[in-house]
Transfer RNA from an Actinomycetota bacterium, 73 nucleotides, folded computationally. Its Rfam family is "tRNA". Rfam describes the family as follows. Transfer RNA (tRNA) molecules are approximately 80 nucleotides in length. Rfam classes the family as a transfer RNA. The coordinates come from a structure-prediction model, not an experiment, and the mean pLDDT is 80. RNAcentral records the identical sequence in 2 taxa.
RNA sequence: ACCCCUGUAGCUCAGCGGAGAGAGCGGCGGCUUCCGAAGCCGACGGGCGCCGGUUCGAAUCCGGCUGGGGGUA
Numbered sequence: 001a002c003c004c005c006u007g008u009a010g011c012u013c014a015g016c017g018g019a020g021a022g023a024g025c026g027g028c029g030g031c032u033u034c035c036g037a038a039g040c041c042g043a044c045g046g047g048c049g050c051c052g053g054u055u056c057g058a059a060u061c062c063g064g065c066u067g068g069g070g071g072u073a
Stems, first nucleotide, its partner, number of pairs: 001072007010025004018056001028042004049065005
């Protein structure tokens, strides 16, 4: 320099055009216990890397930029 993959909750990830953005783990509260651990229940937490475009509608498609990973030279 070029090519490919990738960026969604604190972490690991799902969601692949259709409208309340999810799960597990972690943290918090509760139940249980003499106290813990384990188990069970509950609520909270992100508007999807940034900017623009397409569309009635975009996390999802397109372009640019940017962070990360890999490959070739």